This is a predicted structure of a 76-nucleotide RNA (transfer RNA) from an Anaerolineae bacterium. Its mean pLDDT, the model's own confidence on a scale to 100, is 82. It was read from a public genome assembly. Its Rfam family is "tRNA". Rfam classes the family as a transfer RNA. Rfam links the family to the GO term triplet codon-amino acid adaptor activity.

[in-house]
RNA sequence: GCCCCCGUAGCUCAGUGGAUAGAGCACCUGGUUGCGGACCAGGAGGUCAGAGGUUCAAAUCCUCUCGGGGGUGCCA
Numbered sequence: 001g002c003c004c005c006c007g008u009a010g011c012u013c014a015g016u017g018g019a020u021a022g023a024g025c026a027c028c029u030g031g032u033u034g035c036g037g038a039c040c041a042g043g044a045g046g047u048c049a050g051a052g053g054u055u056c057a058a059a060u061c062c063u064c065u066c067g068g069g070g071g072u073g074c075c076a
Stems, first nucleotide, its partner, number of pairs: 001072007010025004018056001027043005049065005
């Protein structure tokens, strides 16, 4: 250099065109407890890596860029 995969909540991930994007853990509040942990209930937390495009509609499809991971060349 070329090819492939990935980028979604603080972390690990789901969501492969259809309305206000979800789960577990973590965090906060309350309950419970002598206190804490565990457990129960509730809550907060998102430019879906960025830009552009297609579409009535994009996390999802296309192009470019950025970042991460993997594979592969320099032969005559």